[in-house]
RNA sequence: GGCCCUAUCGUCUAACGGUUAGGACGGAGCCUUCUCAAGGCUUAAAUCAGGGUUCGAUUCCCUGUAGGGUCA
Numbered sequence: 001g002g003c004c005c006u007a008u009c010g011u012c013u014a015a016c017g018g019u020u021a022g023g024a025c026g027g028a029g030c031c032u033u034c035u036c037a038a039g040g041c042u043u044a045a046a047u048c049a050g051g052g053u054u055c056g057a058u059u060c061c062c063u064g065u066a067g068g069g070u071c072a
Stems, first nucleotide, its partner, number of pairs: 001071007010025004018055001027043005048064005
């Protein structure tokens, strides 16, 4: 340098054009207990950036950025 893949809550991971963007762990609050642990309930928290297509984009297209693979 060519080609390919990936990017979503703090972390891991769903969502194949119309979801309230869901779940687990972690965080916060409450209940339970004499206290702690365990358990239960509730709650906050995310789509890499910029354009495009579309009535509608996390999803499709382009460019960039970062990471990974492969070939030279």